[in-house]
Context: one part of a larger RNA
RNA sequence: AGCGAACGCUGGCGGCAUGCUUAACACAUGCAAGUCGCACGAGGGGCAACCCUAGUGGCGGACGGGUGAGUAACGCGUAGGUAUCUAUCCGAUGGUGGGGGAUAACGGCGGGAAACUGCUGCUAAUACCGCAUGAAGACUGAGGUCCAAAGGCCGCGAGGUCGCCGACGGAGGAGCCUGCGUUCGAUUAGCUUGUUGGUGGGGUAAUGGCCUACCAAGGCGACGAUCGAUAGCUGGUCUGAGAGGAUGAUCAGCCACACUGGGACUGAGACACGGCCCAGACUCCUACGGGAGGCAGCAGUGGGGAAUAUUGGACAAUGGGGGCAACCCUGAUCCAGCAAUGCCGCGUGGAUGAAGAAGGUCUUCGGAUUGUAAAGUCCUUUCGGCGGGGACGAUGAUGACGGUACCCGCAGAAGAAGCCCCGGCUAACUUCGUGCCAGCAGCCGCGGUAAUACGAAGGGGGCUAGCGUUGCUC
Numbered sequence: 001a002g003c004g005a006a007c008g009c010u011g012g013c014g015g016c017a018u019g020c021u022u023a024a025c026a027c028a029u030g031c032a033a034g035u036c037g038c039a040c041g042a043g044g045g046g047c048a049a050c051c052c053u054a055g056u057g058g059c060g061g062a063c064g065g066g067u068g069a070g071u072a073a074c075g076c077g078u079a080g081g082u083a084u085c086u087a088u089c090c091g092a093u094g095g096u097g098g099g100g101g102a103u104a105a106c107g108g109c110g111g112g113a114a115a116c117u118g119c120u121g122c123u124a125a126u127a128c129c130g131c132a133u134g135a136a137g138a139c140u141g142a143g144g145u146c147c148a149a150a151g152g153c154c155g156c157g158a159g160g161u162c163g164c165c166g167a168c169g170g171a172g173g174a175g176c177c178u179g180c181g182u183u184c185g186a187u188u189a190g191c192u193u194g195u196u197g198g199u200g201g202g203g204u205a206a207u208g209g210c211c212u213a214c215c216a217a218g219g220c221g222a223c224g225a226u227c228g229a230u231a232g233c234u235g236g237u238c239u240g241a242g243a244g245g246a247u248g249a250u251c252a253g254c255c256a257c258a259c260u261g262g263g264a265c266u267g268a269g270a271c272a273c274g275g276c277c278c279a280g281a282c283u284c285c286u287a288c289g290g291g292a293g294g295c296a297g298c299a300g301u302g303g304g305g306a307a308u309a310u311u312g313g314a315c316a317a318u319g320g321g322g323g324c325a326a327c328c329c330u331g332a333u334c335c336a337g338c339a340a341u342g343c344c345g346c347g348u349g350g351a352u353g354a355a356g357a358a359g360g361u362c363u364u365c366g367g368a369u370u371g372u373a374a375a376g377u378c379c380u381u382u383c384g385g386c387g388g389g390g391a392c393g394a395u396g397a398u399g400a401c402g403g404u405a406c407c408c409g410c411a412g413a414a415g416a417a418g419c420c421c422c423g424g425c426u427a428a429c430u431u432c433g434u435g436c437c438a439g440c441a442g443c444c445g446c447g448g449u450a451a452u453a454c455g456a457a458g459g460g461g462g463c464u465a466g467c468g469u470u471g472c473u474c
Base pairs, nucleotide, nucleotide: 001473002472003471005470006469007468008467009466012346013345014344015343016342017341018339019338020304025302026301027300029299030298031297034059035058036057039056040055042053043052044051045050066257067256068255075182076181077180078179079178080177081176082175084174085173086172089170090169091168093166094165095164096163097131099129100128106121107120108119109118110117111116137146138145139144151162152161153160154159183229184228185227190220191219192218195217196216197215198214199213200212201211202210232254233253234252235251236247237246238245239244259280260279261278262277263276282293283292284291285290310336312335313334314333318332319330320329321328322327349379350378351377352376359370360369361368362367383415385410386409387408388407389406393401418463419462420461421460422459423444424443425442429458430457431456432455433454439446440445
């Protein structure tokens, strides 16, 4: 000098920040991812226009938000590389022909305590499957072979619009590979058998022992392998003249994780926080047959702890998802609440006032000091209070914040000062009490009858809505 601090005493206001560092402990409750009826049939409401709804279908749930457990690693940082993929979006290009069979919903009959589920009958699609075409594309033995699509809405129509399919390029995104850098321990010295390399094959979007068969016997290591311990990494942050040291809260980039372990499915993208399956621990329901759950999302609860906030408001703005749109959703976000946790600003009055009042303290009893301090007199009204007006943020509409900020008026010095220290270091001294006691203390050291060092008082010094103490870093 600094802090995501804590503790003690104290505490007026505002702005801006910050706020579980510990148990990646367990979680009641609510909310945090939906949306589209202009893909589809159906049910319900309505005179109708139309509206509502579960289901099929589409897009999104791989973003955003949280946490730091694991990880010493191509994880991260930096500089490169390519054997690759990419939904939506943009540019340019070609196509969108003709058929088919089902199935939820629904109806009927059942099973089950529930979760849920069986059989049967009907039906639609932008759901599913053939056929045709196929510029381009893929494969190729160079002859050829293979591969697509979906319609909806508006309009009387022409047509418009949103789509659909193939292929090319781009943007942004992602995968993989490499050089260099990246904590401590040698009281860890040897480690390795898919191990190191090759060939064939498989697998992947893609390279590769990634996997497999065979062959060779390699590969790493004192320039520290292996093992153990610790740890998310970075931009940065703190300190320091710098070099450096320490650190990685908030904000931003990357990574990893989502009760623990494993697995795949769907998909452009996941091996998927609020999806699925299996196993385990735990909790809950049960008719004992069987089921349900996962706050390291936002609040909140218990627990742990020296210690860390509201079960708040709004989608008004910014941004995201869906939708032609209207709009819907959004604990992202924007705000408000709590906390002197930090930084910054302001206030607690100003001027005048000597009888140097009273009181206190000390005293050599003369006085000194508190002290212009108070009172008194004259002013002012910041902040706060009360009353009135009242935004910007919103390009036309729309304001949670908010009757907030700000402006005007009114009353009245009125409502607003403490904490630590005073032996030396170190700025600030006397009296009383105590008597190696009680106590103080960062170091030196004070206290055993005259203690500037303990306790109290008067006085003084320092800082000030804070002041001290403790802890940690330089």
The part of an RNA shown here (small-subunit ribosomal RNA, 5' domain) has 474 nucleotides and comes from an uncultured bacterium. The RNAcentral record of the full RNA draws on ENA, Greengenes and SILVA.